RNA sequence: UCCUGAAAAAGGCACAACCCGUCGAAAGGCGGGUGUCGCAAAGUCACGGGUCUACCGGAAGGAACGCCUUCCCAUGACAGCCGGACUGCCGGG
Repeated sequence: UCCUGAAAAAGGCACAACCCGUCGAAAGGCGGGUGUCGCAAAGUCACGGGUCUACCGGAAGGAACGCCUUCCCAUGACAGCCGGACUGCCGGG
């Protein structure tokens, strides 16, 4: 440097669900607790696909008139959905 994760050691992370605080219109995020499904990148990055949401904006309809309903929309979000990029612990070859 490349390939690899069968066994081992040291350790790491923490799904769902529930609780507290906080940010957000929402999706969701952040910090803490319980929990431990799982993970060899479950470390980082929204670049491609995908998924979630719809404050604002747009369209249609309604109305007791600035309000209501439905649909569209990412500029919001997900890295523990897949691919990609970057970085990295231990062991084996």